[in-house]
């Protein structure tokens, strides 16, 4: 380093309080929570310009004016505030897209079964060459498992403001939320001590 194959770690939150009822974190009034990458006019830091200041320190001019005084102008530090650029970090459940869960077809894998095909060192039969049975390989088909990668499915935003410019900011209101189990479950148990979008890091290659 818009390069490549590899390793390691990490990688999802929430029923408070209350009705009913025989039984609800499931159903009712009320609470809560928001996976990843991207966009993004949020918000904060740096850096650079500008600009103010009873600031603080120097040094040079110029004025007043008697050499230490007192105003001006300048440089540097502080400290405010402002600006576009840059650089970084932060910013959307609902936008684009993507994981998880489901479905589907072909594919890869093992074991198993069933069929065929070959072998020849086995055992058995008998009309002495062949069958039958076991064995070894090889190949076919089924169903089950399991694995990668595809491809489908998959939920949900409106108002008012600022403004060129906002479904993202601010303000108010709504709305959504796999599947299995159980009084009907975004919150509880399960699959799942999984799978995973990705994120951080190591090292090698190679340029």
């Nucleotide at each position: 380093g818009c390069u490549u194959a590899c390793c390691u770690u990490c990688g999802g939150g929430g029923c408070a309080g209350g009705g009913u009822g025989a039984a609800a974190a499931u159903c009712c009034c009320a609470a809560c929570c928001g996976g990843c990458g991207g966009u993004g006019a949020u918000c904060g830091a740096g850096c650079a310009g500008c600009g103010c200041c009873u600031g603080c320190a120097c040094a040079u001019c110029c004025g007043g004016a008697a050499a230490u005084c007192c105003g001006g102008c300048g440089u540097g530090c502080g400290g405010c505030g402002c600006u576009u650029u840059c650089u970084c970090g932060u910013c959307a459940g609902u936008c684009c897209g993507u994981g998880a869960c489901c479905c589907g077809g072909g594919c890869c894998g093992a074991a198993u079964a069933a069929g065929g095909c070959a072998a020849g060192a086995g055992c058995g039969a008998u009309u002495c060459a062949u069958c039958g049975c076991a064995u070894u390989g090889c190949c076919u088909u089924a169903a089950c498992c399991g694995g990668a990668a595809c491809g489908g499915u998959g939920g949900a935003c409106c108002u008012g403001g600022u403004g060129c410019a906002a479904u993202u900011c601010c303000g108010g209101g709504a709305c959504c939320g796999a599947c299995a189990g159980u009084a009907u479950a975004g919150u509880c148990u399960g699959g799942a001590u999984g799978g995973g979008a990705g994120a951080a890091g190591g090292a090698g290659a190679c340029a």

The prediction has a mean pLDDT of 75.
A computed fold for a 207-nucleotide RNA, annotated as FMN riboswitch aptamer (RFN element).
The sequence was found by an Rfam model in a public genome assembly.